[in-house]
RNA sequence: UUUUAAGAGAGUUUGAUCCUGGCUCAGGAUGAACGCUGGCGGUGUGUCUAAGGCAUGCAAGUCGAGCGCCCGUAGCAAUACGGGAGCGGCAGACGGGAGCGUAACACAUUGGUAACCUACCCCAUACACGGGAAUAACAUUGCGAAAGCGGUGCUAAUGCCCGAUGGUCUAGCCUUGCGAAAGCGAGGUUAGUAAAGCUCCGGCGGUAUGGGAGGGGCCUAUGUCCUAUCAGCUAGUUGGUGAGGUAAUGGCUCACCAAGGCAAUGACAGGUAGCGGGCGUGAGAGCGUGGCCCGCCUCAUGGGAACUGAGACACUGUCCUGACUCCUACGGGAGGCUGCAGUCGAGAAUAUUCCACAAUGGCCGAAAGGCUGAUGGAGCGACACCGCGUGCAGGAAGAAGCCCUUCGGGGUGUAAACUGCUUUUCUCGGGGACGAACUAAUGACGGUACCCGAGGAAUAAGAGGUUGCUAACUCUGUGCCAGCAGCAGCGGUAAUACAGAGACCUCAAGCGUUAUCCGGAUUAACUGGGCGUAAAGCGUCCGCAGGUGGUUUCAUAAGUUUUUGGUCAAAUGCCACGGCUCAACCGGGGACUCGCCAAGAAUACUGUGAAACUUGAGACUGGGAGAGGCAAGCGGAACUGCCGGUGUAGCGGUAAAAUGUGUUAAUAUCGGCAGGAACACCAAAGGCGAAGGCAGCUUGCUAGAACAGUUCUGACACUCAUGGACGAAAGCGUGGGGAGCAAAAGGGAUUAGAUACCCCUGUAGUCCACGCCCUAAACGUUGGAUGCUAGAUAUUCGGAGUAUCGACCCUCCGAGUGUCGUAUACAAAAGCUAACGCGUUAAGCAUCCCGCCUGGGAAGUACGGCCGCAAGGCUAAAACUCAAAGGAAUAGACGGGGACCUGCACAAGCGGUGGAGCAUGUGGUUCAAUUCGACGAUAAGCGAGGAACCUCACCAGGACUUGACAUAUAGCUGCAAGCUCUAAGAAAUUAGAGCCGCCUCCGAGGGUGCUAUACAGGUGCUGCAUGGUUGCCGUCAGCUCGUGGCGUGAGCUGUUCCCUUAAUUGGGGUAACGAGCGCAACCCCUAUCUUCUGUUGAAUGUUCAGAAGAGACUGCCCCGGGAUACGGGGAGGAAGGCGGGGAUGACGUCAAAUCAGCAUGGCCCUUACGUCCUGGGCUACACACAUGCUACAAUGGCCGGUACAAUGGGUCGCCAAGCCGAAAGGCGGAGCUAAUCCCAUCAAAACCGGUCUCAGUUCGGAUUGAGGUCUGCAACCCGACCUCAUGAAGCUGGAAUCGCUAGUAAACGCAAAUCAGCCUCGUUGCGUUGAAUACGUUCUCAGGUCUUGUACUCACCGCCCGUCACGUCAAGAGAGUCGGAAAUGCCUGAAGUGCCUUUCGGGGCCCCAAGGCAGAGCCGAUAAUAGGGACGAAGUCGUAACAAGGCAUCCGUAGCGGAAGCUGUGGAUGGAUCACCUCCUUU
Repeated sequence: UUUUAAGAGAGUUUGAUCCUGGCUCAGGAUGAACGCUGGCGGUGUGUCUAAGGCAUGCAAGUCGAGCGCCCGUAGCAAUACGGGAGCGGCAGACGGGAGCGUAACACAUUGGUAACCUACCCCAUACACGGGAAUAACAUUGCGAAAGCGGUGCUAAUGCCCGAUGGUCUAGCCUUGCGAAAGCGAGGUUAGUAAAGCUCCGGCGGUAUGGGAGGGGCCUAUGUCCUAUCAGCUAGUUGGUGAGGUAAUGGCUCACCAAGGCAAUGACAGGUAGCGGGCGUGAGAGCGUGGCCCGCCUCAUGGGAACUGAGACACUGUCCUGACUCCUACGGGAGGCUGCAGUCGAGAAUAUUCCACAAUGGCCGAAAGGCUGAUGGAGCGACACCGCGUGCAGGAAGAAGCCCUUCGGGGUGUAAACUGCUUUUCUCGGGGACGAACUAAUGACGGUACCCGAGGAAUAAGAGGUUGCUAACUCUGUGCCAGCAGCAGCGGUAAUACAGAGACCUCAAGCGUUAUCCGGAUUAACUGGGCGUAAAGCGUCCGCAGGUGGUUUCAUAAGUUUUUGGUCAAAUGCCACGGCUCAACCGGGGACUCGCCAAGAAUACUGUGAAACUUGAGACUGGGAGAGGCAAGCGGAACUGCCGGUGUAGCGGUAAAAUGUGUUAAUAUCGGCAGGAACACCAAAGGCGAAGGCAGCUUGCUAGAACAGUUCUGACACUCAUGGACGAAAGCGUGGGGAGCAAAAGGGAUUAGAUACCCCUGUAGUCCACGCCCUAAACGUUGGAUGCUAGAUAUUCGGAGUAUCGACCCUCCGAGUGUCGUAUACAAAAGCUAACGCGUUAAGCAUCCCGCCUGGGAAGUACGGCCGCAAGGCUAAAACUCAAAGGAAUAGACGGGGACCUGCACAAGCGGUGGAGCAUGUGGUUCAAUUCGACGAUAAGCGAGGAACCUCACCAGGACUUGACAUAUAGCUGCAAGCUCUAAGAAAUUAGAGCCGCCUCCGAGGGUGCUAUACAGGUGCUGCAUGGUUGCCGUCAGCUCGUGGCGUGAGCUGUUCCCUUAAUUGGGGUAACGAGCGCAACCCCUAUCUUCUGUUGAAUGUUCAGAAGAGACUGCCCCGGGAUACGGGGAGGAAGGCGGGGAUGACGUCAAAUCAGCAUGGCCCUUACGUCCUGGGCUACACACAUGCUACAAUGGCCGGUACAAUGGGUCGCCAAGCCGAAAGGCGGAGCUAAUCCCAUCAAAACCGGUCUCAGUUCGGAUUGAGGUCUGCAACCCGACCUCAUGAAGCUGGAAUCGCUAGUAAACGCAAAUCAGCCUCGUUGCGUUGAAUACGUUCUCAGGUCUUGUACUCACCGCCCGUCACGUCAAGAGAGUCGGAAAUGCCUGAAGUGCCUUUCGGGGCCCCAAGGCAGAGCCGAUAAUAGGGACGAAGUCGUAACAAGGCAUCCGUAGCGGAAGCUGUGGAUGGAUCACCUCCUUU
């Protein structure tokens, strides 16, 4: 350089956003287990727990060609063949199992052994001569239950012994070569040391030495888990000398000598663990792991020990000891499945007491052969991987069933049925291997694989899921229940989330779940993270080790780079090839194996050595600056106390008070004296110091920094774990001191309380000396050093220059301290950041070193350790619990934050309400029922604009059941319906009688009634399932969009700002330009005029009604204003700046109101929750509230007279004249379907005259009695009105509160709707008379805009803290109790090696397993009790925090208090607001 391979994310904090950060998911894997299901085959794999205990069988024997003996068979015998126990040889140290122990030369890699061994096998050389004594078997005998043991006697060998020979063997000595030495080689000499035979005659063995191969021992370097809450460990310990021992080095062991050795690069201790090849995952780096297979190690019932042997301190050998099991005649014995099967136990869980030595391999043998639970096979388990099948084709606009449905239909679905085809698999029948190598014989598997034929779609589909992540949706049931859930989260009556069903999705003989590992997680970051505010810079400095390090030259070649060689076992993995039909699996091959070792080369960089340099660093000289530190002395103001004078009643304190103080003379004032503490002005954005911190003045001592000179040294530097020093305030100890202030404490207030805030007192303390403490929001929340990357400006210090007589000023340089760096005005950034912001004083770009972080809470807590007199500090967890905690910024909302503005919001006025009586409504109470709804503003003279019956929904009683009402079908009915009467009844209704007895196109069509079925009906529930309608904010001026721009984004801009408006009204300006819904206008009424038309107006005209038009637009003038916006004034005009009024109500808010106006989903009732009827109730009455009326009187009442409206209504109606009545009203009947007639001479206040004269009245009219009128079927409950009589409360209304800004308020009457009548004093309209006041926006309320803070967003009716009470859970402490492991000291001490001794029987000594005793330390279990922690449904007390949170908050410390907390003292800003000062910029 090229090529190839290779990396995906999502959910969840918020109203939304970006970031930080944790939790969770999708993938792969497993010696797995569990649930549901299950057809076949191949290949693998299968006690992960109790290295717990084991019945039974088997797993190591073999050799007669080493030896004697015995037995059997054949034979007369010799002998042959076979067998047995024994002597002897070889094997038994392999193979097989397990992972207890072990953190170690155990393992891995790499070297060494000149410090070693090696049976069997191979090669080479040489040799094997002579002799001897025993012993088992056997015989006999004794003991014992047995296991077994002993005595006596005989015997053999390839068993044992002696002698000979012998070498290049062994040992010593001498000489010599190499070598630094250790040592190796050569020569000589002395001494020592060997053997075994058997035979089928082929051979097989024996001895010595040397070599080889393979196997092993020992040593070295490197690598190899967690804990420092394990920091010091070590006496054979470290080394030496000598000796012993071993195959061999070595404290391996011993004696003596020395006092060493190891450790922060982690010794020692504790915990855990066999190690590797590999395996899983991952893009990789890594992380996790070590089952099967291979290598090594370790172990064999726990522990100890040696023997034999080439090899063992020996899995199926020996001895001893412990535990356990078994046998026993109780004396004594036997045993060891962590071999293969199997069994019990444990456990979520893991197989047959199988076949065979046919193959491969092992041991023995000369061989035949024997043995072999190694091995080869089979069996069981979907445990894993791989492969196959459960059919294929056709088949309806589409059966049935089931599901959904808008009832039309749709889905399941070509799916099925049905037709045709095939036969993998299956069953049956037939054939039938390879594996055999060794030409013969020999196959467990196995009549298996495979092949052929026949039969028949036949024998074969489930599991999980369907809210998002995540592929897949409907119905029903349930109703915060039952349940689901990996996370977010579902379920409180319309659940795609629970359960069932249907449908669908995914995978498939499996599918899910659980557990564990890796991944995703760049969430421990080497690759590849961070530390201003999210977790995170040590309070600061000094500084050892360590890490890092300026310029030049030479050398070296340790690091580094490169070349070559060796090694890195095989298997596994990768690549291609081949064999099983494919694959899994298997075979041969290739590449690979990143490391280590050796040798060679290179020298840029780093290191090392040498030499040099000056820029880093330091030193020196000089003149300056400074609250730097320590000590001593001095000073004035203020304060308090005391003394004296003057003086008199208060002082003091607060929002207001009180406690307190004062006639014993205070406060005030003057003079004097005393005391302690702190140092006004200067003063600042200033200075100094490492930080904490430092301030009157003078002096002494002392430290550091800057500048200038460029004289000296020559890298001497930077950082710094451990360590050391300093370290505000509070606090502690001892001794002083004590003016003021002031925790605690006492008192007074405030308050519901007030352990507080405020006030009066007041002790520690604050001060000094000495000694401790060692923490702070110890902050720039920003470690130190160096370099680089525009500046401007102010200021402090030093220097230089120009200039000047000199200084100041000015310019420049260095060092320090600040600010600016913007939307604009002056300049500029770039870069970084999640944003805020930082920006030469970096949070930019880089290098070096240190410290620190890894979700929130528990917790800076417990335990342990260290320090402290104590308070406490430093170090520092876990269980448990949550799915968040958090940072920055955004939009809102809110604030007992700010600014501006508006409104009958306040103020200024007028009149009311609240008091009385009555009316009406509501609550409450009552009742058989007092039907229901509405509840701050936005319910309460509201729904209701008409409750005596009806209405009516409520209650009591009486009735009906296809129904009071609709539609349809079927059948019957040839009857109408209806009317009248009678009887019963409260009526509904029932029964009876009578009258009438249907229309028709003549089809039994319509109508009626009855029966039956669908159905009707419901003022029953849900306004939180809805439509529609409505209220409030509010007729407030707002609410949005398109495009563009800005911002990572939510979002912003536009819509902010200035002027103005009633108005987001308009103008100006502007990264905005435009637009929409609102505003305004258009519409209606009204005020003026003109024209036309017109009846019902007596009439011309006017008024009037209708229509058309004019008019008002800041159009004109003046002034203000930057202005074409607009405002003020004026003219004209009926009207002037929106002329007045109405209709019209933006986006939205309150789950606001209404299922009872109507409509409507769902649910509920169906001889009743439907329907009819009578009566009652909605009208009750201790009381409370709301809205009104009438009054309390003289601005009035009463009487008389007299005047002036408008809107409306009227034929089931309005009703004239006239007459009657005192009146309500009656009689009457004209007129009027209305500009005609009537209500209605339309009116009343008003006006005129008279009277009353301040009183409960000639006010007021309630209540009650009596008599009437009218409506109506009916006025008892329960109507209105009239007349007479009666004549209550009430003399202007507490706290509080309402309406109104002009034709308004106030006062006065009139009309209408509803309606038979009317409880109407209500409501809606109409006109008549007709005011007062507004300085103004401080305050109250509401609203708008901008801004600020926020821990709120269900949005302050928010959020939220702590005690207490109850329940649950985990951990710590705890008088103690129990247990475990390891060690120490002492005692005892088996077997056994070694040593000593011996009468050869034995005895003793050292060491030592097990055991005993003792006291410490460590770990664990458990515990009365007390304390804290976490969580839990709407418990209790308060209100600490978030807004200025109502006393700004927080940090350290101390005291106090039910609790949050309060107070003192020092500190921080992570404090709002206002003012002032300063700074920057402009003028």
Small-subunit ribosomal RNA from a Patescibacteria group bacterium, 1483 nucleotides, folded computationally. Model confidence (mean pLDDT): 83 of 100. Taxonomically the source falls in Bacteria candidate phyla (Bacteria).